[in-house]
RNA sequence: CGGGAGGGCCGGGCGGCCGCGGCGGGCAUUGUCCCGUCGAGGAAAGUCCGGGCUCCGCAGGGCAGGGUGGUGGGUAACGCCCACCGGCCGCAAGGCCAGGGAAAGUGCCACAGAGAACAGACCGCCGAUGGCCUUCGGGCACAGGCAAGGGUGAAACGGUGGGGUAAGAGCCCACCGCCGGCUCUGGUAACAGGCCGGGCACGGCAAACCCCACCCGGAGAAAGGCCAAAUAGGCAGGGACGGCUCUUCGGGGCCACGAGGUGGUCCGCCUCGUUUGACCUGUGGGUAGGCCGUUCGAGCCUGUCGGCAACGACAGGCCUAGAUGAAUGGUCGCAAGCCCUCCCCUCGGGGAGGGGACAGAACCCGGCUUACAGGCCCUUCCGGACC
RNA sequence: GCGGGUGUAGCUCAGUGGUAGAGCGCCACCUUGCCAAGGUGGAUGUCGUGAGUUCAAGUCUCAUCACCCGCU
Numbered sequence: 001c002g003g004g005a006g007g008g009c010c011g012g013g014c015g016g017c018c019g020c021g022g023c024g025g026g027c028a029u030u031g032u033c034c035c036g037u038c039g040a041g042g043a044a045a046g047u048c049c050g051g052g053c054u055c056c057g058c059a060g061g062g063c064a065g066g067g068u069g070g071u072g073g074g075u076a077a078c079g080c081c082c083a084c085c086g087g088c089c090g091c092a093a094g095g096c097c098a099g100g101g102a103a104a105g106u107g108c109c110a111c112a113g114a115g116a117a118c119a120g121a122c123c124g125c126c127g128a129u130g131g132c133c134u135u136c137g138g139g140c141a142c143a144g145g146c147a148a149g150g151g152u153g154a155a156a157c158g159g160u161g162g163g164g165u166a167a168g169a170g171c172c173c174a175c176c177g178c179c180g181g182c183u184c185u186g187g188u189a190a191c192a193g194g195c196c197g198g199g200c201a202c203g204g205c206a207a208a209c210c211c212c213a214c215c216c217g218g219a220g221a222a223a224g225g226c227c228a229a230a231u232a233g234g235c236a237g238g239g240a241c242g243g244c245u246c247u248u249c250g251g252g253g254c255c256a257c258g259a260g261g262u263g264g265u266c267c268g269c270c271u272c273g274u275u276u277g278a279c280c281u282g283u284g285g286g287u288a289g290g291c292c293g294u295u296c297g298a299g300c301c302u303g304u305c306g307g308c309a310a311c312g313a314c315a316g317g318c319c320u321a322g323a324u325g326a327a328u329g330g331u332c333g334c335a336a337g338c339c340c341u342c343c344c345c346u347c348g349g350g351g352a353g354g355g356g357a358c359a360g361a362a363c364c365c366g367g368c369u370u371a372c373a374g375g376c377c378c379u380u381c382c383g384g385a386c387c
Numbered sequence: 388g389c390g391g392g393u394g395u396a397g398c399u400c401a402g403u404g405g406u407a408g409a410g411c412g413c414c415a416c417c418u419u420g421c422c423a424a425g426g427u428g429g430a431u432g433u434c435g436u437g438a439g440u441u442c443a444a445g446u447c448u449c450a451u452c453a454c455c456c457g458c459u
Base pairs, nucleotide, nucleotide: 001383002382003381004380005379006378007377008376009375010374013334014333015332016331017330018329020039021038022037023036024035025034026033027031041358045369046368048367049366050365051364052363053220054219055218056217060267061266062265063264065216066215067214068213069212070084071083072082073081074080085099086097087096088095089094100211101210105209106208107205108204109203122150123149124146125145126144129143130142131140132139133138158176159175160174161173162172163171177200178198179197180196181195182194184193185192186191224292225291226290227289234283235282236281237280238279242255243254244253245252246251256274257273258272259271260270261269262268299318300317301316302315303314304313305312306311338355339354340353341352342351343350344349388458389457390456391455392454393453394452397411398410399409400408405442413429414428415427416426417425435451436450437449438448439447
C1' cells in the first nucleotide's frame, strides 16, 4: 500500500427567534398570562422468546397439545449470553451448526440404474477343475467362478498399500477408519488419549411419525382498583324431585339433581340453586366521565475487588419523558466535515448550488430479529514493496 | 393494543417431499358471406421475498413483506 476478519462508539455541534407537553413557582392583573426547569431510540419497530406486576375458584393428577435439545457456567428467567468439546468451511485472522436417539418400532428414498437396504450382475475379468483340439508354447466353447475395473445415481454394503489367486475378494497382513469392552490416564463434564478384543456386522432422512430427558395453568393495562353518574334486576320463553338427619326452630350437615367456573378435555375442586327458583336464550332501555395503576427501577454512572469470560460483590455519586387522539417541532445564522454537479486556476487550491438515513415512547424490564445516509476508534490475519 | 388466517397462470382455485395442474379467459387455425356457438392445437408461472434442513422444497423450519378477518 492492497485485500480481508472480529468488536466498540456516534448518528449531528453552538447561538437567535417562534411554537408544543409535564412539573414547580409568581400575581392590584387568575390568564389562550409570566418566570424557571425537564422533554425519544439504538433500534422507541416486529410482537418472536423470557420475566416482573395484576386478576381468575392458589393452578393437584391423567390424557392431549406446545416448546427446548453437546457439556459446564451466568441470570429473576429464557429459545439469550460466556467458556469449552465435537463436526463442517476458510491459506489465515475467524465463521457456521434445531449438535439427544436410525443395532424400540412404523414410514420414505422419485428419475436413472443389473441392483436402493438381510442388494445385485449390464459391460467386464477368469475359465484353474471337468470336455474337445494340439506343432505340447497353447487355443476353443460351455458348465461354472468373481466383484478388481467401467457405467447409473444424492447415496452401491470400509479406504490405501502389499501378499495371495485361474481371476478375484478382509481371503490373509500392515496402517487408517469402524464396533465392543476397561475399577487405565487427563478433565467437574462434553470429550481426548491409551490398552485389550473383533475382519467389519450397523446406508441416509427424526426442520417424517415417533422414542427419551427437561420445561410450560390461563388471561393480559382494554389486567385490575376507587369515585361519580345511571338503574332496582324491564318484558317473553325455558328451567332441577327431592331424600335422610341434627336443632337453641333462626338454621346447619350428608346424598341426589340442575346451572356456572376452572379459556383443550376428563377427574378432582370451588360457587350458587332445587318452585319466594340459580342459571340459560331472545328482546327493549340507561350510563359512555374522572383518578389511581403510571414511572425509583432485576435503574444509570464512576471506582476497587473476584472470575479466562458472561457476570457478581462492595463503596461513592445521580434522578433521567410520562402524553391519552396523544407533546418532544419549525426557521434563520455561524464554523467544521462527507457526497454530487458546475465554474475559475499560478495544479497548492478557491468559489457557487444541492443533498444528508432508518424511524418515533404509550405498564415496565432482559433478550432476539429486522431497518439504517454517513462518520470515528480499537484488535487482528494474508499478500506485495521498501528500510 | 391483542389474537387468527391467506399469498400458486390475466381471474377463481387444486396440488400425500420426487417433471406444477383444472375451469374461465387469451392466441392461432377449421367451420361461416360475417359474427356467435362448436371443433382442433398452442402459449402463459421468480409458487410474495430471503435464508436453512434434505440427494431433492410450492409442500418442512426460521426471518421478512403485503393483504384480509375477529376481539373492545
This is a predicted complex of two RNAs, RNase P RNA and transfer RNA, with 459 nucleotides together. Model confidence (mean pLDDT): 77 of 100. It holds a member of the Rfam family "Bacterial RNase P class A". Rfam describes the family as follows. Ribonuclease P (RNase P) is a ubiquitous endoribonuclease, found in archaea, bacteria and eukarya as well as chloroplasts and mitochondria. Its best characterised activity is the generation of mature 5'-ends of tRNAs by cleaving the 5'-leader elements of precursor-tRNAs. Cellular RNase Ps are ribonucleoproteins. RNA from bacterial RNase Ps retains its catalytic activity in the absence of the protein subunit, i.e. it is a ribozyme. Isolated eukaryotic and archaeal RNase P RNA has not been shown to retain its catalytic function, but is still essential for the catalytic activity of the holoenzyme. Although the archaeal and eukaryotic holoenzyme s have a much greater protein content than the bacterial ones, the RNA cores from all the three lineages are homologous -- helices corresponding to P1, P2, P3, P4, and P10/11 are common to all cellular RNase P RNAs. Yet, there is considerable sequence variation, particularly among the eukaryotic RNAs. Identified in Yersinia as Ysr151/RnpB. Its family is annotated with ribonuclease P activity, tRNA processing and dimeric ribonuclease P complex in the Gene Ontology.